Transfer RNA from a Eubacteriaceae bacterium, 82 nucleotides, folded computationally.
Rfam family: tRNA. The family's RNA type in Rfam is transfer RNA.
The coordinates come from a structure-prediction model, not an experiment, and the mean pLDDT is 80.
Lineage of the source: Bacteria > Bacillati > Clostridia > Eubacteriales > Eubacteriaceae.
RNA sequence: GGAGAGAUGCCCGAGUGGCUAAAGGGAGCGGACUGUAAAUCCGUUGGCUACGCCUACGAUGGUUCGAAACCAUCUCUCUCCA
Numbered sequence: 001g002g003a004g005a006g007a008u009g010c011c012c013g014a015g016u017g018g019c020u021a022a023a024g025g026g027a028g029c030g031g032a033c034u035g036u037a038a039a040u041c042c043g044u045u046g047g048c049u050a051c052g053c054c055u056a057c058g059a060u061g062g063u064u065c066g067a068a069a070c071c072a073u074c075u076c077u078c079u080c081c082a
Base pairs, nucleotide, nucleotide: 001081002080003079004078005077006076007075010026011025012024018065027045028044029043030042031041032040046054047053048052058074059073060072061071062070
């Protein structure tokens, strides 16, 4: 340089334009159990003025009634070829 794949929460990772504050696993926190710990089980983990509202999926724009998902540009990572 050419071709392709990818970037999602604290970490990994799933995600037909609406059922997604986002499956599942890990980790953290609280609880149950235990003499204690581990293991196991249950709950919980963006923010707030909390039946609800706001913000969010690499960045900035765009399309759309509606975008993590589609389009454009950019940034970064990986694979193959040269």